[in-house]
Context: one part of a larger RNA
RNA sequence: UGACGGGGGUCCGCACAAGCGGUGGAGCAUGUGGUUUAAUUCGAUGAUACGCGAGGAACCUUACCUGGGCUAGAAUGCUUUGCCAUAUUCAGAAAUGAAUAGUUCCUUCGGGACAAAGUGCAAGGUGCUGCAUGGCUGUCGUCAGCUCGUGCCGUGAGGUGUUGGGUUAAGUCCCGCAACGAGCGCAACCCCUACCAUUAGUUGCCAGCGAGUUAAGUCGGGGACUCUAAUGGGACUGCCGGUGCAAACCGAGAGGAAGGUGGGGACGACGUCAAGUCAUCAUGGCCCUUACGCCCAGGGCUACACACGUGCUACAAUGGCGCAUACAGAGGGUCGCGAAGCAGUGAUGUGGAGCCAAUCUCAGAAAGUGCGUCUCAGUUCGGAUCGGAGUCUGCAACUCGACUCCGUGAAGUCGGAAUCGCUAGUAAUCGCGUAUCAGCAAUGACGCGGUGAAUACGUUCCCGGACCUUGUACA
Numbered sequence: 001u002g003a004c005g006g007g008g009g010u011c012c013g014c015a016c017a018a019g020c021g022g023u024g025g026a027g028c029a030u031g032u033g034g035u036u037u038a039a040u041u042c043g044a045u046g047a048u049a050c051g052c053g054a055g056g057a058a059c060c061u062u063a064c065c066u067g068g069g070c071u072a073g074a075a076u077g078c079u080u081u082g083c084c085a086u087a088u089u090c091a092g093a094a095a096u097g098a099a100u101a102g103u104u105c106c107u108u109c110g111g112g113a114c115a116a117a118g119u120g121c122a123a124g125g126u127g128c129u130g131c132a133u134g135g136c137u138g139u140c141g142u143c144a145g146c147u148c149g150u151g152c153c154g155u156g157a158g159g160u161g162u163u164g165g166g167u168u169a170a171g172u173c174c175c176g177c178a179a180c181g182a183g184c185g186c187a188a189c190c191c192c193u194a195c196c197a198u199u200a201g202u203u204g205c206c207a208g209c210g211a212g213u214u215a216a217g218u219c220g221g222g223g224a225c226u227c228u229a230a231u232g233g234g235a236c237u238g239c240c241g242g243u244g245c246a247a248a249c250c251g252a253g254a255g256g257a258a259g260g261u262g263g264g265g266a267c268g269a270c271g272u273c274a275a276g277u278c279a280u281c282a283u284g285g286c287c288c289u290u291a292c293g294c295c296c297a298g299g300g301c302u303a304c305a306c307a308c309g310u311g312c313u314a315c316a317a318u319g320g321c322g323c324a325u326a327c328a329g330a331g332g333g334u335c336g337c338g339a340a341g342c343a344g345u346g347a348u349g350u351g352g353a354g355c356c357a358a359u360c361u362c363a364g365a366a367a368g369u370g371c372g373u374c375u376c377a378g379u380u381c382g383g384a385u386c387g388g389a390g391u392c393u394g395c396a397a398c399u400c401g402a403c404u405c406c407g408u409g410a411a412g413u414c415g416g417a418a419u420c421g422c423u424a425g426u427a428a429u430c431g432c433g434u435a436u437c438a439g440c441a442a443u444g445a446c447g448c449g450g451u452g453a454a455u456a457c458g459u460u461c462c463c464g465g466a467c468c469u470u471g472u473a474c475a
Stems, first nucleotide, its partner, number of pairs: 001475002003472003007469007015459002019422005026313008034304002042053002064299007077119006086101006104113003124288002127286003133282002135277003138273001140271001145184006151160003164175003190265004195233007205222002209220003236259001239253001242250001315415001319374007331362003336355002341350003381412001386407007428451007
């Protein structure tokens, strides 16, 4: 000087407390461990691994296994050749091999494309080392810290500044002070959102005027309103009074759409964990080179006594079922979205209008509301599992897809010890969309809106953290 303390002081955080809803029990989905296997490819492992890499494992992917093949090979240069492309047949699981036909295509006439042979530099490796590395990332932590120059103090390590008194979300600001300044962080500058104005008025809108319909901005028209999208304004403790010796500031008020960082996002200091990644990529070293490289078929990554994590659906009456009926936002669409109509109980099929989309379409929002029914039961709860029949995608759904219909109708009556999330448009609850994608194992991830709470006395205690101080046989 740090680190640590079941030392002290001050302070903060859904850390506790106060509340609301869960997990842990059930069934299923998914990841992991284990076990099994020819193979169940590899990585990630307290917090900071486990719906993680994977934002799509039937083939492909694919790295694994079994079997069949190739050896300058799947890329590139040069030389030579042109039986090269293509088509048909045969063998084969295919890769590939054989046979027959075929003397190619483009051209700026230099040549090029493609194929074969030869040759040379060499190629290839998802093989090892993340403890040789770059880059990228997690985490402490959006915590308020981490440092430097000059000066001063100290023999020196080092200190001071950065401590102290207040204050703040903040090393934020003020005052004081052997310090005076400065840098990286904080804040602000950026984006979205909440209010207003100006400009603009189609594909959006419809107040007033006219037309029109069973109905409908449907038509003429209009720019008022909504909206769209560009530019500005607006919030700064600016104003009033109070507290504070003074200042910073704090509590209250006015005006205001918004008030003290308005709400949300992006943004992550010096560093820590030899943290993670050699399998995104790049790369040193080592290793393989008729194989640890390359091609192909089938299988596996989907196994299943079991254990754990993360979720979905439930156990019902604030509910289930039937009929009727209302209101979003944000997105996607030409290898696409696909309307009306028709067929089917349905998945879907047929059909093909319109749309490169504020125009057309996906698209019916759901919870909600009204009426009816069920009457507390393993039920009209719950939907697992299994049987049958189908639909769609795709060469192909056996291993191993999703969906539909009929039948079947398991566990489960609110969950032990323990444990998690959340402070407001939040929790809870309800649907909708997108990426990946032929299809889909999506209940996941990322977004969007609808309805919409309870509680916070307080900081003694648990956990993590910040500053000062104290002890230490630790570094």